[in-house]
C1' cells in the first nucleotide's frame, strides 16, 4: 500500500431500525463466630465525527485503533 473482518460497563457476550439485556467482577446491606456460599439491591457501555430516518448499537459517509491475506 491494496483485500477482508473486529469495535457494546472494569472483563466476557446477547439486541428483527422501537426502553441497551445476560453473566463475571465491584460497592451496600441480609445470613454467618469470621470467611466463603446464598440471597436482595445498587453502580457502571454503544470507538470519533457527520448524515438517513418519526426513531440508528444496528443503515450510508468519513477519520482511528486492533486481527487475517497478498505484496
Nucleotide at each position: 500500500u491494496g483485500g477482508g473482518g473486529a469495535g457494546u460497563g472494569g472483563u466476557g457476550u446477547a439486541a428483527u431500525g422501537g426502553c441497551a439485556g445476560c453473566a463475571c467482577a465491584g460497592g451496600u446491606c441480609g445470613c454467618u463466630u469470621u470467611g466463603g456460599c446464598c440471597g436482595a439491591u445498587c453502580u457502571a457501555g454503544u470507538c470519533g465525527g457527520g448524515g438517513u430516518u418519526c426513531g440508528a448499537a444496528u443503515c450510508c459517509c468519513u477519520g482511528c485503533u486492533c486481527c487475517c491475506c497478498a505484496g

The RNA shown here (transfer RNA) has 71 nucleotides and comes from Baekduia sp. Peel2402.
Its mean pLDDT, the model's own confidence on a scale to 100, is 81.
The same sequence occurs in records of 2 taxa.
The RNAcentral record of the sequence draws on ENA.
Rfam family: tRNA. By type it is a transfer RNA.